[in-house]
This record gives sequence, structure tokens and C1' cells, in this order.
RNA sequence: GGAGUCGGCCAGACAGUCGCUGUCCCUGCGGGGAUGGAGGAAAGUCCGGGCUCCGGAGGGCAGGGUGCCAGGUAACGCCUGGGCGGCGCGAGCCGACGGAAAGUGCCACAGAGAACAUACCGCCGAUGGCCCCGCGAGGGGAUCAGGUAAGGGUGAAAAGGUGCGGUAAGAGCGCACCGCGCCGGUGGUAACACGCGGCGGCACGGAAAACCCCACCCGGAGCAAGACCAAAUAGGGGAACAGUCGGCGCAAGCCGCAACGUGUGGCCCGCACGGUUCCCGGGUAGGUCGCUUGAGACCCCUGGUGACAGGGGAUCCAGAUGAAUGGCUGUCCACGACAGAACCCGGCUUACCGGCCGACUCCUUAU
Repeated sequence: GGAGUCGGCCAGACAGUCGCUGUCCCUGCGGGGAUGGAGGAAAGUCCGGGCUCCGGAGGGCAGGGUGCCAGGUAACGCCUGGGCGGCGCGAGCCGACGGAAAGUGCCACAGAGAACAUACCGCCGAUGGCCCCGCGAGGGGAUCAGGUAAGGGUGAAAAGGUGCGGUAAGAGCGCACCGCGCCGGUGGUAACACGCGGCGGCACGGAAAACCCCACCCGGAGCAAGACCAAAUAGGGGAACAGUCGGCGCAAGCCGCAACGUGUGGCCCGCACGGUUCCCGGGUAGGUCGCUUGAGACCCCUGGUGACAGGGGAUCCAGAUGAAUGGCUGUCCACGACAGAACCCGGCUUACCGGCCGACUCCUUAU
């Protein structure tokens, strides 16, 4: 100098001016002043928790989820460290990573054969039979029976690999090495590892993102949760008052009429409707709380490889409800992406113009 890996941070800047909104203060109630005012994802609503209401003795079934090991955490499907497998020269990255010797089912196409293996081509044809030569012993030939998993071919996958021996040709058929399985030993908390020992010719193809088995976890609904205050209306409960009216009835009461009130109307008659007043209660409109002080953010110390934990200090950092967080002007630059709270946190995932910092790897060059 070039190419890359991992982690962290920023998200146009400054000034002026006009607004919007939470809180506090002042006020002559008109207003004025001080101060706070979106994000790294506020997003998707995919996991986990707090909080609230409902339900619940405990256990089981069903259903759902998670799935190498250890740790962290309020909890998790998250994070950290480790193991194993794969990729990369490397820094590093990726992984639904329990069980296929409990059972059932599946393995398309191609291929002769796909799990109690298989004979299409090829190889062999020792043995039995056939043909030829030979008096005979025997020799030769084709391949009918048959043998064979070395070689070819199909496939994602063909039932350990390489070599030597062996054989008619072959084959763990025998042997050596590698691989594999089981038992033991050593190291490690464990997953697991071992160029440690013994045994076994090998018995066990793949797939559980097929059913299933095993272990562990899980009650439901969600801030429109939920709590409080409370005009109005309907229905409900209670008290007082209004006729010493008439009828029925033992009574409670029911019915009728009058009076009174309201409406119609200028007024009267008439007609229509209605016992009146108060309290409790109810809970609509509306209002208040929930609402932002929290598993908070920041700085320092200690423990830990780390996630994180403990201690100390200082601090308050949006809280709306037709719903604020904006507009304009000027200067500058590298010319500005994705996008905006609505109960609150911890994660994951997705979107994103560009820039900065740190640690590390590989290549090249110079000293």
C1' cells in the first nucleotide's frame, strides 16, 4: 500500500425567528417566564417477563413449545463460554445439533436390484451335463445348469476403504494398515476427547422439518387490561304529602270520579296525558387515575475468560387522547437513508444515504 474479519459509535451542523405540547412559577386571568419534548430500529407483533382482571387444592390426560454441554438472567426460542460437524490460507463464519439396535410407515426419477439386498453388461464355468480329438490317461471348445458384488452402468444413496495373499472367477474368504462397534482406562463439572488397552470380521444405509419415543417447560385474556368520580334516561328500593269523595272487599288493596299539573288555545268550555316532591341506588355523556422512578440510563471501584453480578456516586431524561415533537430564513459541508412514541421492559427479525473509532487476519513492498 492492497484485500478482508469482528466489535462499538454517529444519523446533517450552527444561528435567528414564528408556532405546538408536558411540568413548575408569576399574574391585573388577557397572558408572561423558566424548563423537558421520538428511534437505533419508536417497525414486524415473532418469543420472554412485569402489571391488571378472571379462573385455579393437588395430580393426570389432551394440546402447544423447547431439544449438544455448562453458565447468565425476572424470564426466554435470548446471551456468554465450551464441545461436535461443515466452510474459509487466515482473522473468523454457519448449524431444528436428543433418540433410526422400541414400534409403524417412507426412500420420487433412473436402475436388474433401494433394506430379510440385487445378476442388466461383464468375469468364471473348478463341479454336473453337451460337442470335437484321442485305444486310453488326457486335451480342446461352446456355455445348459450354475458360481461371482472385482470392473462397467443407474442413482442423492448400491451393504466399509487400500494393498497383499487366495480363487475357476470372485468375495473380510485370510492377513496388514485405516475406518467402525462394544467393554474398560485416562483427562474434563459436562458435552466430549485420547497416536491408551482388550474384544468383535463388521453385526448397525438415509430420513424424526413422517408418525412416534424420551426429557424439560406452559392456566386464560389483555391498558379498549382495570380502578374511581359522576349530568341524563329506563327499570329498581324507600320516605313524606295530596280527597276525612263514591263503589267492591273483613282487611290489605283495586276500580271510578273530582281537584291539581302539563299540552292545545288570546281566554273559557272541551279534548289528550299524568298522582306530586325528596332521598337511595343505577351508571350513559364527560372527567380522574392507571401513565411513566424503571429487572432505569450515566460515571467509578471490585469479582468473573465472558454473558453478568455486587458496591459507591451523581442524576430525572416525551407522556399526548382529534392526539404535541413542526415551519421559515441565513451560513457551511461529505448534501443527509430507513423511518416516527401511545402501559412498560428484555430479546430476535426486518429496513437503512453515508461516516468515524478500536482490535485482528492474509498478500505485497521497504528497513
Predicted 3D model of a 367-nucleotide RNA (Bacterial RNase P class A) from a Thiohalomonadaceae bacterium. Its Rfam family is "Bacterial RNase P class A". Rfam classes the family as a ribozyme. Gene Ontology terms of the family: dimeric ribonuclease P complex, ribonuclease P activity and tRNA processing. A source record names the gene rnpB. Lineage of the source: Bacteria > Pseudomonadati > Pseudomonadota > Gammaproteobacteria > Thiohalomonadaceae. The coordinates come from a structure-prediction model, not an experiment, and the mean pLDDT is 79.